[in-house]
RNA sequence: UGAGUAAACCGGGUGAUCGCAAGCAAUUCCGCUUCGGAAACGCUUGAGGAAAGUCCGAGCUCCACAGGGCAAGGUGCUGGGCAACACCCAGUGGGGGCAACCCUAAGGAAAGUGCCACAGAAAUGAGGACCGCCUGUUUUUUAAACAGGCAAGGGUGGAACGGUGCGGUAAGAGCGCACCAGCAGCUCUGGUGACGGGCUGGCUAGGUAAACCCCACCUGGAGCAAGACCAAAUAGGGAGACGUUGAGGCUGCCCGCUGAGUCUCCGGGUAAGGUCGCUUGAGGCGCCUGGCAACAGGCGUCCCAGACAGAUGAUCAUCCACGACAGAACUCGGCUUACAGGUUUGCUCACUGC
Repeated sequence: UGAGUAAACCGGGUGAUCGCAAGCAAUUCCGCUUCGGAAACGCUUGAGGAAAGUCCGAGCUCCACAGGGCAAGGUGCUGGGCAACACCCAGUGGGGGCAACCCUAAGGAAAGUGCCACAGAAAUGAGGACCGCCUGUUUUUUAAACAGGCAAGGGUGGAACGGUGCGGUAAGAGCGCACCAGCAGCUCUGGUGACGGGCUGGCUAGGUAAACCCCACCUGGAGCAAGACCAAAUAGGGAGACGUUGAGGCUGCCCGCUGAGUCUCCGGGUAAGGUCGCUUGAGGCGCCUGGCAACAGGCGUCCCAGACAGAUGAUCAUCCACGACAGAACUCGGCUUACAGGUUUGCUCACUGC
């Protein structure tokens, strides 16, 4: 210098004017007061890294604080972290890359079932011979037919019942041997563990479980329109059906629990009733300590939207690299997806110079 790889961060800046939402203090006005309401002015604050998809996991609320079984669903190498997780960190095995590094849904296929298109003789009935190799017999002896041996070679296929080589043989074959892969057994002052190292053995067992299934572990339902309070306020009224021989509720079913209402229609009241839930939280930032790390602990410091006809905008000036994806609605932790452009740092490879 070029190519690459991993991680962190920014996401137009500044100023002026007008406007919107929330909070705060004083003023004025209204209601008799406590107190509440209204008005204009002032000050402070006012979207994101994903606020998104709503895919996981939780808090919180109600239903029986949530019981037993079945069904259904989820997770699936090991150790750790976390409130919890399908997330994160560190490793193991496997795969890719020269490397930095990346990917991995990674239990069981010698419990059973299913499936393996096309091609091919055959896809597990391989108890296999399509071409081929070898032996024997016969016939007109370069060959053919028949009987048998052979899984070596060819061919088909994603895959042909371990692979490569040497020996061996009529030709062949784990038939024997060496190495490699796999499996089983034994073993190690190896490692917490996944696993790794060594020795021995028989030669060997196709693939597929994000197919059924088996094994281990986990899971009650509904969701802030949850729900609570104020108030005459989903009220009170009429008709019908079912119901203590058990309605309705508790999850899809059964058991079990509870125990008086439930459903439909008619007609009516209120008018987008008010307050809370609602944002101080597994919170942000800085330093120290422990840990490889995720993270945990301690100290200090900060308060950072909270609406419900639902705010967060518009115009102008100026600068630059000319601005992408996109906007809260109960709250967190993750994952995934979208994203113009820019900044910083670590590492790897190639070339060149000293």
The RNA shown here (Bacterial RNase P class A) has 354 nucleotides and comes from Desulfotomaculum sp. The gene name in the source record is rnpB. The organism belongs to Desulfotomaculum, within Bacteria. The RNAcentral record of the sequence draws on ENA. Its mean pLDDT, the model's own confidence on a scale to 100, is 76.